C1' cells in the first nucleotide's frame, strides 16, 4: 500500500420527541439510537428534493436553493488481527 477482527481506545449519529430558524425542502440546539472505517471535509458530474418563472400539458425549458447517512470524483484522516 491494499484491505478491514465480534480487537484496542475513543468517534459519529437515522426514525421520533421537544425548542429555535426557514415559503419549503431542510438546518441548527438537546433527548434519543437505526446504524457507520471516512456518516470527516467538498455540491464538482449524476441523482432526489423545494420554490419562483415562461410554456399548451401529467410534463418541459430555465433562474435560485436543500441533501457529503444516494452514487461517482476531489481533500484530508484514527486503529492494526487475517489475507
Nucleotide at each position: 500500500c491494499u484491505c478491514g477482527a465480534u480487537a484496542c481506545g475513543g468517534g459519529c449519529a437515522a426514525a421520533c420527541c421537544c425548542c429555535g430558524g426557514g415559503c419549503a425542502a431542510c438546518c441548527g440546539g438537546g433527548g434519543g439510537g437505526c446504524g457507520c472505517a471516512a456518516a470527516g471535509c467538498u455540491g464538482a458530474g449524476g441523482g432526489u428534493c423545494c420554490u419562483g418563472c415562461a410554456c399548451g400539458a401529467c410534463g418541459u425549458g430555465u433562474g435560485g436553493g436543500a441533501c457529503a447517512g444516494c452514487c461517482u470524483g476531489g481533500c484530508u484522516g484514527c486503529c492494526g488481527a487475517a489475507g
Molecule: c-di-GMP-I-GGC riboswitch aptamer
Organism: Planctomycetota bacterium